[in-house]
Notes
The prediction has a mean pLDDT of 90. A computed fold for a 269-nucleotide part of an RNA from a Gammaproteobacteria bacterium, annotated as large-subunit ribosomal RNA, domain VI. RNAcentral holds the full RNA, with entries from ENA. The source organism's lineage runs through Bacteria, Pseudomonadati, Pseudomonadota and Gammaproteobacteria.
Context: one part of a larger RNA
RNA sequence: CGUUGGAGAUUUGAGGGAAGCUGAUUCUAGUACGAGAGGACCGAAUUGGACGAACCUCUGGUGUUCCGGUUGUCACGCCAGUGGCAUUGCCGGGUAGCUAUGUUCGGAAGGGAUAACCGCUGAAAGCAUCUAAGCGGGAAGCCUCUCCCAAGAUUAGAUCUCCCAUAGACUUCGGUCUACUAAAGAGUCGUCAUAGACUAUGACGUUGAUAGGCAAGGUGUGUAAGCGCUGUGAGGCGUUGAGCUAACUUGUACUAAUAACUCGUGAGG
Numbered sequence: 001c002g003u004u005g006g007a008g009a010u011u012u013g014a015g016g017g018a019a020g021c022u023g024a025u026u027c028u029a030g031u032a033c034g035a036g037a038g039g040a041c042c043g044a045a046u047u048g049g050a051c052g053a054a055c056c057u058c059u060g061g062u063g064u065u066c067c068g069g070u071u072g073u074c075a076c077g078c079c080a081g082u083g084g085c086a087u088u089g090c091c092g093g094g095u096a097g098c099u100a101u102g103u104u105c106g107g108a109a110g111g112g113a114u115a116a117c118c119g120c121u122g123a124a125a126g127c128a129u130c131u132a133a134g135c136g137g138g139a140a141g142c143c144u145c146u147c148c149c150a151a152g153a154u155u156a157g158a159u160c161u162c163c164c165a166u167a168g169a170c171u172u173c174g175g176u177c178u179a180c181u182a183a184a185g186a187g188u189c190g191u192c193a194u195a196g197a198c199u200a201u202g203a204c205g206u207u208g209a210u211a212g213g214c215a216a217g218g219u220g221u222g223u224a225a226g227c228g229c230u231g232u233g234a235g236g237c238g239u240u241g242a243g244c245u246a247a248c249u250u251g252u253a254c255u256a257a258u259a260a261c262u263c264g265u266g267a268g269g
Stems, first nucleotide, its partner, number of pairs: 001152001005163007015149004021049007033038001051106005059100004066093005071086006110144003117137004164268001166179005180266001185263004189205005210256003213252005220244002226239005
């Protein structure tokens, strides 16, 4: 820009894409078959491999925003306690998120038309013949079925709901101008994340839990500081599962989402 008024939702599916794999074991059954050795079709069940998708409850990884230990040195006047630097100084753990080696799930079943092939009926050619007319069976393949995208499918589809019901002048009758009007809805702007390069998408904007803060909880770390007791001392014990705790959960308007502006018209080739 189009889709022939504008708008918000929900959809149909032309068309396109994805997927499509396979082993072993058990039963049937030591049956059919076979002198024996051996040993099935068909059908049913279980469990794997590789591949793929989603997810983070579990097992792990990461986690330079959390906790702790520790070395050297500098600073806070000193002790104590802290902080800076040394690859995050080094080391032990670890929330959220993201992840695989972790968890769950998938390939199916069914229908249709067929290939090779197997048939029925059957002449040409009194026989025979699956074929010439006619009618069946038949594959991981084809069309469906499953999942995803999809009306710019210009053949531009469908359904539901919402909105707009002025006046005047000029005109080459196509339209133009002036005044009034400004809907439904959309955007700008702001707070953000289940989104993200930007944009877009999604949530929210006081009729508010959108983010921060605060409170409580969870999780992690592992018994803070101070004080007391004890030991010559390094230390130990008690207060104490203490103190601290990121991205998590719930609550709470304390802070910031204020105020405002713009587009979109007047019933529609």